[in-house]
RNA sequence: UCUAAUAUUAGGCAAACUUUUCGAAAGAUUAGGACGCAAAGCCAUGGAUCUAAGGAUCGCAAAUCUAUGAUUGCCAGGCUGCCGGC
Numbered sequence: 001u002c003u004a005a006u007a008u009u010a011g012g013c014a015a016a017c018u019u020u021u022c023g024a025a026a027g028a029u030u031a032g033g034a035c036g037c038a039a040a041g042c043c044a045u046g047g048a049u050c051u052a053a054g055g056a057u058c059g060c061a062a063a064u065c066u067a068u069g070a071u072u073g074c075c076a077g078g079c080u081g082c083c084g085g086c
Base pairs, nucleotide, nucleotide: 012037013036017032018031021028022027035073041079042078043077045076046075047074048071049070050069054066055065056064057063
């Protein structure tokens, strides 16, 4: 570097839901709980999606637009980790 086949240890994380706390909300967070995950470990860098306090528009009101907010268990990228064979 390439091809084929086969197998597995120790474990890890934790969806929905309920709960604690924070937040305008999205959501995060504490405890329980497991839908699932070989990176469902970390990073908000690119895209995508969610929310709209504040700001802007309009105006009787309502509504519309907008991340500086959020999602890494949405996709990609970067970094790192565990086990095993040739």

c-di-GMP-I riboswitch aptamer from a Negativicutes bacterium, 86 nucleotides, folded computationally. The model forms 95% of the base pairs in the Rfam consensus. It was read from a public genome assembly, where an Rfam model found it. Its mean pLDDT, the model's own confidence on a scale to 100, is 81.